[in-house]
RNA sequence: AGAGUUUGAUCCUAGCUCAGGAUGAACGCUGGCGGUGUGGAUAAGGCAUGCAAGUCGAACGGGACUAAUCAGUUAGAAGCAUAGAGUAAGGUCGAGUAGCAAUACAAGAACAAGCAAUAUGUGGAAGACUGACAGUCUAGUGGCAAACGAGGUAGUAAUAUUUUGGAACUUCCCCCUAAGUCUUGAAUAGCCCACCGAAAGGUGGAGUAACACAAGAUGGUCUCGCAAGAGUAAAGAUUUAUCGCUUAGGGAUAGGCCAGAACAGUAUCAGGUAGUUGGUAGGGUAAAAGCCUACCAAGCCUAUGACGCUUAGGAGAGCUGAGAGGCUGACCUCCACCGAUGGGACUGAGACACGGCCCAUACACCUACGGGUGGCUGCAGUCGAGAAUCUUCCGCAAUGGGCGAAAGCCUGACGGAGCGACACCGCGUGAUGGAUGAAGUGCUUCGGUAUGUAAACAUCUUUUAUAGGGGAAAAAGUUUAUUGAUGGUACCCUAUGAAUAAGGACCUGCCAAACUCGUGCCAGCAGCAGCGGUAAAACGAGUGGUCCAAGCGUUAUCCGGAAUUAUUGGGCGUAAAGAGUGCGUAGGUGGACAUGUUAGUCAGUAGUUUAACCCAUGAGCUCAACUUGUGGAUUGCUAUUGAAACGUCAUGUCUUGAGUAUGUUAGGGGUAUGCGGAACUAUAUGUGUAGGGGUGAAAUCCGUUGAUAUAUAUGGGAACACCAAAAGCGAAGGCAGCAUACUGGAACAUUACUGACACUGAGGCACGAAAGCGUGGGUAGCGAAUGGGAUUAGAUACCCCAGUAGUCCACGCCCUAAACGUUGCAGACUCGCUAUAUUGAGUAUCGACCCUCAAUGUGGCUAAGCUAACGCGGUAAGUCUGCCGCCUGGGAAGUACGAUCGCAAGAUUAAAACUCAAAGGAAUAGACGGGGAGACGCACAAGCAGUGGAUUAUGUGGUUUAAUUCGAUGAUAAACGAAGAACCUCACCAAGGUUUGAAACUAGAAUGUAAGCCGUAGAAACACGGCCCCCGCAAGGCUAUCUAGCAGGUGAUGCAUGGUCGUCGUCAGUUCGUGGUUUGAACUGUUCCCUUCAGUGGGGUAACGAACGCAACCCUCGUCGUGUGUUUUAAAUGUCACACGAGACUGCCCCCUUUCGGGGGAGGAAGGAGAGGAUGACGCCAGAUCAGCAUGUCCCUUUGACACCUUGGGCUACACACAUAAUACAAUCGCAUCGACAACGGGUCGCGACGGGGUAACCCUGAGCCAAUCCUUCAAACGAUGCGCCAGUUCAGAUUGAGGGCUGCAACUCGCCCUCAUGAAGCCGGAAUUGCUAGUAAUCGCGGGUCAGCUAAACCGCGGUGAAUACGUUCUCGUCUCUUGUACUCACUGCCCGUCAACUCAGGGAAGCUGGAAGUGCCCAAAGGCUUCAUUAAAUUGAGGACUAAGGCAAGUUCGGUGACAAGGAGUAAGUCGUAACAAGGCACGGCUAGCGGAAGCUGGUCGUG
Repeated sequence: AGAGUUUGAUCCUAGCUCAGGAUGAACGCUGGCGGUGUGGAUAAGGCAUGCAAGUCGAACGGGACUAAUCAGUUAGAAGCAUAGAGUAAGGUCGAGUAGCAAUACAAGAACAAGCAAUAUGUGGAAGACUGACAGUCUAGUGGCAAACGAGGUAGUAAUAUUUUGGAACUUCCCCCUAAGUCUUGAAUAGCCCACCGAAAGGUGGAGUAACACAAGAUGGUCUCGCAAGAGUAAAGAUUUAUCGCUUAGGGAUAGGCCAGAACAGUAUCAGGUAGUUGGUAGGGUAAAAGCCUACCAAGCCUAUGACGCUUAGGAGAGCUGAGAGGCUGACCUCCACCGAUGGGACUGAGACACGGCCCAUACACCUACGGGUGGCUGCAGUCGAGAAUCUUCCGCAAUGGGCGAAAGCCUGACGGAGCGACACCGCGUGAUGGAUGAAGUGCUUCGGUAUGUAAACAUCUUUUAUAGGGGAAAAAGUUUAUUGAUGGUACCCUAUGAAUAAGGACCUGCCAAACUCGUGCCAGCAGCAGCGGUAAAACGAGUGGUCCAAGCGUUAUCCGGAAUUAUUGGGCGUAAAGAGUGCGUAGGUGGACAUGUUAGUCAGUAGUUUAACCCAUGAGCUCAACUUGUGGAUUGCUAUUGAAACGUCAUGUCUUGAGUAUGUUAGGGGUAUGCGGAACUAUAUGUGUAGGGGUGAAAUCCGUUGAUAUAUAUGGGAACACCAAAAGCGAAGGCAGCAUACUGGAACAUUACUGACACUGAGGCACGAAAGCGUGGGUAGCGAAUGGGAUUAGAUACCCCAGUAGUCCACGCCCUAAACGUUGCAGACUCGCUAUAUUGAGUAUCGACCCUCAAUGUGGCUAAGCUAACGCGGUAAGUCUGCCGCCUGGGAAGUACGAUCGCAAGAUUAAAACUCAAAGGAAUAGACGGGGAGACGCACAAGCAGUGGAUUAUGUGGUUUAAUUCGAUGAUAAACGAAGAACCUCACCAAGGUUUGAAACUAGAAUGUAAGCCGUAGAAACACGGCCCCCGCAAGGCUAUCUAGCAGGUGAUGCAUGGUCGUCGUCAGUUCGUGGUUUGAACUGUUCCCUUCAGUGGGGUAACGAACGCAACCCUCGUCGUGUGUUUUAAAUGUCACACGAGACUGCCCCCUUUCGGGGGAGGAAGGAGAGGAUGACGCCAGAUCAGCAUGUCCCUUUGACACCUUGGGCUACACACAUAAUACAAUCGCAUCGACAACGGGUCGCGACGGGGUAACCCUGAGCCAAUCCUUCAAACGAUGCGCCAGUUCAGAUUGAGGGCUGCAACUCGCCCUCAUGAAGCCGGAAUUGCUAGUAAUCGCGGGUCAGCUAAACCGCGGUGAAUACGUUCUCGUCUCUUGUACUCACUGCCCGUCAACUCAGGGAAGCUGGAAGUGCCCAAAGGCUUCAUUAAAUUGAGGACUAAGGCAAGUUCGGUGACAAGGAGUAAGUCGUAACAAGGCACGGCUAGCGGAAGCUGGUCGUG
């Protein structure tokens, strides 16, 4: 920064769409980590549960509990003293046992230190109780807080907010200053007793405290009062000291009030307002004030938008944008408002109070049914609704708040953690090496190539992850002690090991990135254009690629791009858009000079514009996001100082803008009245006789009761020929015989006057064609509607005959037009030429005319410039100024609803839903036209012969069939493919068979078994058997078999193709290079004039040249010459054949002509292209052919084929239709006999002579000839003679019978020929239609190819005989050139309009039904304050009054929802009826208006040219 999309292409206009950024987002797929933010946008819907506001015992009386102390009471421990049951260390004695003995053991007995239950006395501890003094906790009284903090955005368009100012106020706690703190009193809660109630709660009695309450005193101050004077405060606690309390003044902070400016949409809301605006008095408030009341006055607001309605919290700021702007108001900060809904006050410094009170309402809960309770829009959480938004977490450690002297208590504020990729920022998912470019997969031109250094593999690292170890800052405050929720977190160290970690969207263009397969207008895609109907880079999949990346896409919304609302920065002739025209109000704008002034404007200074945000620059978290310091900015407002160019205002002056006066002039300017002639029509009369009228042609109609025609007279209404013109006048609509009266405007000339008096002009007012409406007249002609006649498929039309409203007049309405120059008004400036109207001047003249100049109008052509182009161009659409009106895609729609106007018709104003991706303007190239001009052609005309009728042949359609194989279908198929269907051909049908195959190639193995001949079965293919056993010196070859590759297909697609062909058309066209013109598509050249068969040639020319076509070159024929030559002949010549030449060029003469050329003539074999052929431009028809051939893709085919082989059949069918031919219908003929004259060709598996046989077809024989030699080969028409004498015949020959011949394996289906016999239709052909312009038509025979034969009457050639006619281009058909119109470009077989029928959608109307909102009047009236009366110790209580929420009644207003029904609109591949429009669209179209009609539409009146 742009891009896509209207067209065949172009330029323009215009809309739609895309690429960017953003979000409190949501959805889809995917998901490793961390940091920082952020998270109920919908139902201000309802809420379970827990917590979110308490604190103070240093205010008070109590209560509970209690460590210490004291007193009293009680209690009675340890200890001490005495007694002591019992127990017993120990010693003594010791029966006895063992032993030889020493000795050992030992029952038992008496003694006994010590210990000791217990008892008595003494002792007085712990404990308990009571009291005092205390401590801790606390329900209650009391103080302070609870009005902050936290949440939400319902309401509110101004009692809000932002900003700048102001004066008539208050302010607990805090700070400063000064003074004071005296004396008393009565109660009450708690507690106790009694009672009621389910509960919530309450009643009565007794007694009690205070910093609670009350009375009194003092009174600097304060209030009242002129003064005198009167009135008005306090609270204590504790004791070291302090904290309190009261009064007054000041401060700080916070708040209340007032004003200016700014602040959404709507005029389809234009008038609103009665406390309304002001004053006086009173009340009221902290304070000003209609804030409230009474009285008085009648004001106040409004087009600079009042009032109403709809929507909405406002700001700092956020997003976007280059900016100006546009959109938004999440998080954070400030302000406002709200607390279920509505009303109200109380307390208090502060509230009309989110977690206070009273009342009403709705909802919910508890209940013993009597009655009570509640308010998450606090933090979590739950239900609901929704596309959608988190934990019923931790902690008061920090910051902050409340209370307290303090410790401290409380704190869902706050600090933190959790959840969510919701957003921003950062990190990672490894790094290096690694080619055999592995495998796999995809593609492939089959060679290869991509994935791809990617992997594997090797080496390395360890961010992250996991584990272990260490481990913060945040802490300071408090008298001290102590104290961390986060958190064993951040961070540091160590270990392990590439270990834990990649997806999403897209790949036709816009827009980076493509291939293969599948599908086959299906399935589907799509932001727009658009893609998909068998080769889809657009659908689905795979592979590859592109872009981003822990994200990627989609959806929604906003800004941008969009100069697409245009201030910066657009337009209005034809694209959307100038009001139908003027007058003029408000408003906007405004001439020259001077002076003064300064609210606009400009400059400086000061204040303010919270912080955050933003910008610049530093700093801190490893970086960043994030946080933070400093500076800037905050474009605004206010105050003040200055400047004076512009502008405003004031004053004075001026004349050029504007106007007035004077003179002259032109004019269909207007209104009224009168008059005139022509025409028309009617009536009367005369003349006169059979028609008139009308049309494309007719008819309806008029006329023998005398029309039309003609003459005279009279009446009537409407319009004014010639003059007359692109002319004149008017604001526009519009205005035309003549005269008169009245009247508006304009132009020119000349001086004089006024002195900016001007321009434009929203509303407003006036005028405003035709049609139409009302009332009353009038009515000749014309003439909607209507009737009739025609036309037509129909004809509600066009044409004709009639004809009513109307057209005319007067008065009153209507108010619209293509009311157009599709061009608003006024002013200024900017080359020229020319015509005309009016006037003047100069010159000239006797005068007029002429000529030159000036002004004002009206036209034409142009320079510059403008414009998309067309065009405009001093009458601008040029360059500028001022003001007004209008436009913003097409349709719906100038419609609906509402309002205003109208008698009505209707007019003015004027939308939306929905729908489309276009609609449109100008110009270009084509095509087309029942547009124009020109030219040509056997195109018509003039002629000749035909076709269409008959029979036959051939082809086709149709029908039939087992099959009747296939293709070709207007011209451009149909005797065409097919220059030869009995088998073969052959593709079709029936039947029988084969499967590497009937034929071909490659490789390998192996063989001489194959092949050939004979035989058997069979319809044959094929199968079986026999005979036979390859060539070469060799290498090897040949043949056959098997295996593996593979073959084969007349199967599909001619709309995948090549090649070839048809057609326009042998028509004269089709293009290019360079140059030029144009914004461009394109044009020029190639148009024009003359000419030609010809874009042939010439002239002219912004063109000059060139190419493919034309012509010429080539072939044949015609004349002559030369040369050569086989044959011919006896020979020569000639004929003939071949080759090379000559000849013809408008060269010569006359005429026309600028040239080119044309007409005539001579000569010549030939004369103006001598005749014929070959040769076919760019292209058109998706023309024909896949079956001639080739070929892409698809399809069939390894045990039964769409391949291949074989036999038979079919392509030859036959009611019929068409096409092309043959033969005829006869006497210009037929038959018979006789007699002449050709040319092109063909021939050895051939042509076949002579001779012979046969009526003949033909047969036998086989000379000659590889051809100027031989054969085919007697040409026929023609001539001569004879017969036939007009008939279904001596015409015509179909059909059929019989007998033969030939070819061929084979002649039945299904061949040809001969002979005899048979002897059909047909007597010249309807509508219609074909060929031919000279050696042509017509007519006559001959040859050849294909081929065994032939259905050839076809086709291709050859010669013989041999005409007629062409005035001419009006018409038919076709072609070409130029031009014109176009809404066509698939190009008129085009495009396209409306009704009706079917389905779908949205909106409007509508009897009604129903819901909301804001009011009005009346009724009732809670709580509450105010007030009156009574009452009380007390404003204590009671009764009343006015006010009032909610509620009710009534009549309306307004906004929705729903709605039978009826109407219109939009949309939808193939419905019906017509044909309105585009070409002169077949009646030119269109605007307004009126009537009519199935529908488009038709007709009348008037207007426009688009």